[in-house]
Predicted 3D model of a 355-nucleotide RNA (Bacterial RNase P class A) from a soil metagenome. The RNAcentral record of the sequence draws on MGnify.
């Protein structure tokens, strides 16, 4: 100098006015607390609540290398394999393409059990012959060229008219047997076989595995009001369907007409899978123990505005510094609560590593 990865902060203090909540009050007021790293998207996972603790099959949806962590996960940590990079490091839905169906633009002769454009040969057969051979007609071939993301293994030798796993050696790959290391994914080695078997499953599909549904407008209680009538039709839990079970049939539902209400409390903000600090175990995610702290709770939806000083950044003035003057500060904003992921973010700072 170039780059990779991880983390922290995202202004501070004061005054005045205003505002939501808790507590105290002599009702005048006093005092304490009052957004975020994402409060966001609502994409996953849970807690909690109700429906019968929710049975079997089909369907539907998600997930998909291994081990661990966790309340749980599609998250995190550690590792394996494949790919990119000189490297630090990054990326990967990373099970199956001999169960079946299907797809492949353009180019190219040919794209699935393929093909002959250029090319090679023309041994054999044919024609010609000056008997040396010639022609490239039948036909043989796929080595070389060319197209493509991909063209039915690679290199060498033999072989041949030219060629070809046609034969052989080695290599790669496949199948299978086996030994060693590893908890495992997998890695390393040896033997045998036929000589070669393409790609796509974030295409359907198959396999394995997970999922009962609805959600704080869940749900519970209090207060208050009213007036019932009609139609359909047999069901409810149950949800996409079927079976089955339980309950109801003195019941329950849908729709229409008419009437009433449209308030409050809890859930819900004390205490939690809680924050901070330390020790220990572990590579780590994380766990255990100890100390310490209490930290928003609205629903007409609070958490704001103005001013001053300081800090920071930019510009001007000046030879430079100081001083002075001007300007600037992002993304955003709780609504039952947690754990993640993803996305947005002016600017400032720290650490580790690579070339």
């Nucleotide at each position: 100098g170039a780059g990779u990865c991880g983390g922290u902060c995202g202004g501070g203090c004061g005054a005045u006015c205003g505002u939501g909540g808790g507590c105290c009050u002599u009702c005048g007021g006093g005092u304490c607390c009052g957004a975020g790293g994402a409060a966001a998207g609502u994409c996953c996972g849970g807690a909690c609540u109700c429906c019968a603790c929710a049975u079997g099959g089909u369907g539907c949806u998600g997930u998909g290398c291994u081990g661990g962590c966790u309340a749980a996960c599609g998250g995190c940590c550690a590792g394996g394999c494949g790919g990119a990079g000189c490297a630090a490091u990054c990326c990967g839905a990373c099970g199956g393409a001999c169960a079946g169906u299907g797809c492949a633009a353009c180019a190219g002769a040919g794209a699935g059990c393929a093909g002959a454009c250029c090319g090679c040969c023309g041994a054999u057969g044919g024609c010609c012959u000056u008997c040396g051979g010639g022609c490239a007609c039948a036909g043989g071939c796929a080595a070389g060229g060319g197209u493509g993301a991909a063209a039915c293994g690679g290199u060498g030798a033999g072989g041949u008219a030219a060629g070809a796993g046609c034969u052989c050696a080695c290599c790669a790959g496949c199948a299978u047997c086996u030994c060693c290391g590893g908890u495992g994914a997998c890695g390393g080695g040896g033997g045998u076989g036929g000589c070669u078997c393409g790609g796509c499953a974030a295409a359907c599909c198959c396999c394995a595995u997970a999922g009962g549904g609805a959600g704080c407008a869940a749900g519970a209680c209090c207060a208050g009001a009213c007036a019932g009538g009609g139609a359909c039709a047999c069901c409810g839990a149950c949800g996409a369907c079927c079976a089955g079970u339980c309950g109801a049939u003195u019941g329950a539902g849908u729709c229409c007409c008419g009437g009433g209400u449209g308030g409050g409390u809890c859930g819900c903000a004390c205490c939690g899978a809680g924050g901070u600090c330390g020790a220990c175990a572990g590579c780590a995610a994380u766990g255990u123990c100890g100390a310490u702290c209490c930290c928003a709770g609205a629903u007409g939806g609070a958490u704001g505005a103005u001013c001053g000083c300081c800090a920071c950044g930019g510009g001007g003035u000046u030879g430079c510094u100081a001083g002075c003057c001007c300007c600037g500060g992002a993304c955003a904003g709780a609504a039952u609560c947690c754990g993640g992921c993803u996305u947005a973010u002016a600017g400032a700072c720290c650490g580790a590593c690579u070339c």
Its mean pLDDT, the model's own confidence on a scale to 100, is 76. Its Rfam family is "Bacterial RNase P class A". By type it is a ribozyme.